[in-house]
Context: one part of a larger RNA
């Protein structure tokens, strides 16, 4: 010097990103216990007192055994076992060891649970609850497989699958123009197939020749016919999603209940709001501090909240996040001493 421990004057978080680490607390008995609350909790809330040994003395109770009795029970013995009072000792009586620090406020997630085996345990996943949608069963829908076959299920819509939300409470506004899904079938478009017009090649025949050219064979292939789909017409947002701008106006000023105008499918309702969301920003005001970019309460100018991509509240819960207070301490002012092991020196 390093690791792991022990102790410390005065101060007591001044340390630090942050009380990280350490310390305080601690068992049992009794007293006592707030807001809030889903009435269960919160709660071991908080905050106090006692705790050893001896005597009184082995009291009540409970258990066991024995005797009596049909039994309930009664009696006896053995064990268990207070409170109160008096006394004794020590610095100290849960004398060692085991053995909660507490409180207040806020954000998030309801909770117990699950997770990145070996850097993340969380506000992520799950969850009960809510909703939409598919599925009527000779082989459901969905899924695996070329098939046979199997899961679903030895189930049958109070069942099974997919997706979203995420306890509970109060609620969940407007938009179907786009995309998707569902329904419709008049019209438009439209494949193969059917259909065969037209035209071409060849060739009998005719013609002096140029050429014309039936049938057949070969090629080309128009009209017409024709399903789904798409176009089209409706519905549907707890489907994917979306939810405006400018100008003016009140008898101080300011602001604008009000008016005008443009655009849109419709222009953001309730609630919340500098928020896990606010750029400007350490916004402004209030609280807490001597002093507060964090925190709490408000305001609303929401760069760029907002209603199951859920909105807002919420008791309980959290090795989770943020802020404050009490206690406590070598975290610090600021270091000191000691113990054990190692390093180091010598061999």
């Nucleotide at each position: 010097c390093c690791a792991u421990c022990g102790u410390c004057a005065a101060g007591g978080a001044a340390c630090u990103a942050g009380g990280c680490a350490a310390a305080c607390u601690a068992g049992c008995u009794c007293c006592g216990u707030a807001a809030c609350u889903u009435c269960g909790g919160a709660a071991g809330a908080a905050g106090g007192a006692g705790u050893g040994c001896c005597u009184c003395a082995g009291a009540a109770u409970c258990g066991g055994u024995a005797u009596a009795g049909c039994a309930a029970u009664a009696u006896a013995c053995c064990g268990u076992g207070c409170a109160a009072a008096g006394g004794c000792c020590g610095c100290a009586g849960u004398g060692a060891a085991u053995u909660g620090g507490g409180c207040u406020u806020c954000g998030u997630g309801a909770c117990u649970g699950u997770u990145u085996a070996a850097c993340a345990a969380a506000a992520a996943c799950u969850u009960a609850g809510g909703g939409c949608u598919c599925u009527g069963c000779u082989g459901a829908a969905a899924u695996c497989a070329c098939a046979a076959g199997a899961u679903g299920a030895u189930g049958u819509a109070u069942a099974g699958g997919g997706c979203c939300u995420g306890a509970u409470g109060c609620c969940u506004g407007c938009c179907c123009g786009g995309u998707g899904c569902c329904g419709g079938a008049a019209g438009g478009u439209c494949a193969a197939g059917g259909g065969g017009a037209u035209c071409c090649g060849u060739c009998a025949a005719c013609g002096c020749a140029a050429g014309u050219g039936a049938a057949g064979c070969g090629g080309u292939g128009a009209a017409c016919u024709u399903a789904a789909g798409c176009c089209c017409c409706g519905g549907u947002a707890a489907a994917c999603g979306g939810c405006g701008g400018c100008g003016g106006u009140a008898a101080c000023u300011a602001u604008a209940a009000c008016c005008g105008u443009c655009c849109u499918a419709a222009g953001g309702u309730a609630g919340c709001g500098a928020a896990a969301u606010u750029c400007c920003u350490u916004g402004u005001c209030g609280g807490g501090u001597a002093a507060g970019u964090u925190c709490c309460g408000a305001c609303c100018u929401g760069c760029a909240c907002g209603a199951a991509u859920g909105g807002c509240a919420u008791a309980a819960c959290a090795a989770a996040g943020a802020a404050g207070c009490c206690g406590c301490u070598g975290u610090c002012u600021c270091g000191a001493c000691g113990a054990u092991g190692g390093g180091c020196u010598c061999g």

Predicted 3D model of a 347-nucleotide part of an RNA (large-subunit ribosomal RNA, domain IV) from Candidatus Elusimicrobium euhamitermitis. Rfam family: Bacterial large subunit ribosomal RNA. NCBI's taxonomy places the organism under Bacteria, Pseudomonadati, Elusimicrobiota, Elusimicrobia, Elusimicrobium. The coordinates come from a structure-prediction model, not an experiment, and the mean pLDDT is 87.